The RNA shown here (FMN riboswitch aptamer (RFN element)) has 105 nucleotides and comes from a mouse gut metagenome. Its Rfam family is "FMN riboswitch aptamer (RFN element)". About the family: The RFN element is a highly conserved domain that is found frequently in the 5'-untranslated regions of prokaryotic mRNAs that encode for flavin mononucleotide (FMN) biosynthesis and transport proteins. The model forms 100% of the base pairs in the Rfam consensus.
RNA sequence: GUUUCAGGGCGAGGUGCAAUUCCUCACUGGCGGUAAAGUCCGCGAGCCUUCGGGUUGAACCGGUGAAACUCCGGUACCAACGGUCAUAGUCCGGAUGGAAGAAAC
Numbered sequence: 001g002u003u004u005c006a007g008g009g010c011g012a013g014g015u016g017c018a019a020u021u022c023c024u025c026a027c028u029g030g031c032g033g034u035a036a037a038g039u040c041c042g043c044g045a046g047c048c049u050u051c052g053g054g055u056u057g058a059a060c061c062g063g064u065g066a067a068a069c070u071c072c073g074g075u076a077c078c079a080a081c082g083g084u085c086a087u088a089g090u091c092c093g094g095a096u097g098g099a100a101g102a103a104a105c
Stems, first nucleotide, its partner, number of pairs: 001105005011025004026090002028079002030043004038077002046055003059075005081093003
């Protein structure tokens, strides 16, 4: 430099005219670093912008170990914007988009 790849998840029951949106249980977890991480450090996405940049969620206890806020056990917590017959991490849409980055040549 070229090419390719690069986000998962509502199943059951309840209430109701109406809910995959509320309630109970269930389910999901981008990229790099580091003892293997949604909750540590950093980045991307998203959101805002005077286009320089800015902003942005959540974890504790016990155990093993040389080393773990990453593993094992337990109990918690978090998740943009717009839409909707009713409030959405899981449905629809911007998006056949963009991108941290990964791989091949």

The RNAcentral record of the sequence draws on MGnify.